[in-house]
Predicted 3D model of a 73-nucleotide RNA (transfer RNA) from Trichonephila clavata. The sequence is in RNAcentral, with records from ENA and Rfam. Lineage of the source: Eukaryota > Chelicerata > Orbiculariae > Araneoidea > Trichonephila. The coordinates come from a structure-prediction model, not an experiment, and the mean pLDDT is 81.
RNA sequence: GUCCUUGUAGCGCAAUGGAUUGCGUGUUGGACUUCUAAUCCAAAGGUCGUGGGUUCCAAUCUCACCAGGAAUG
Repeated sequence: GUCCUUGUAGCGCAAUGGAUUGCGUGUUGGACUUCUAAUCCAAAGGUCGUGGGUUCCAAUCUCACCAGGAAUG
């Protein structure tokens, strides 16, 4: 250089063009307990990598760019 792939919560991931973006773990608060752990309940935390395009509607389709990874020369 060419081609492929990934990018979503602190971390690991999911979501067939339409519901308020969710699950696990973690964090915070509460319950329980003599205390801790475990368990249970609740809450906070997301410009869905960036910018365009298509569409009534885009995390999803598409284009370019950025970043990580793999293949090839």